[in-house]
RNA sequence: UGCCGAGCCCCCGGGUGGCGCUGGGGGGCGGGGGACCCACAUCGGACCUUCUGACAGGUCUGCGGGGUGAAUCGCCAACUAUCGUUAGCGUAGGGCUUAACUCCUUCGGUCCGAACCCGACAGCUAACCUCGCAGGCGCUAACGAAAGG
Numbered sequence: 001u002g003c004c005g006a007g008c009c010c011c012c013g014g015g016u017g018g019c020g021c022u023g024g025g026g027g028g029c030g031g032g033g034g035a036c037c038c039a040c041a042u043c044g045g046a047c048c049u050u051c052u053g054a055c056a057g058g059u060c061u062g063c064g065g066g067g068u069g070a071a072u073c074g075c076c077a078a079c080u081a082u083c084g085u086u087a088g089c090g091u092a093g094g095g096c097u098u099a100a101c102u103c104c105u106u107c108g109g110u111c112c113g114a115a116c117c118c119g120a121c122a123g124c125u126a127a128c129c130u131c132g133c134a135g136g137c138g139c140u141a142a143c144g145a146a147a148g149g
């Protein structure tokens, strides 16, 4: 100085050489839960507690359902008894980029098309309740270090 993303702004106090940090306040951005109306339809197994038993409650498990996100879906190859795993090719969708800045659009170029969470449970949803404000990356300059030639 710029990019992805909701992941930012302002004020007061503490702290520091300064920034970061920290406490409080104000604003802003984003997510989840949650009526009527409308729509939809209630899983199985194991163990434990109570108990005559049932009901009820708790724990675990299968993976049904769900959430954040652009990150969905398909084809095919190899391995495999199967389930499945990995690789490749595409794809719904998404980002960046072009002659002041910003925004929109077209053409072209280029990249992504993941990961994680809830734990049988949540549709929409006014009032209301509640959570997050992270993380990652590029370019340029200065200083320092290292390797190679």
Stems, first nucleotide, its partner, number of pairs: 001138004008027007028133006038123001043062007064121001065118004073090003077086003093112005
Molecule: c-di-AMP riboswitch aptamer (ydaO/yuaA leader)
Organism: uncultured Rubrobacter sp.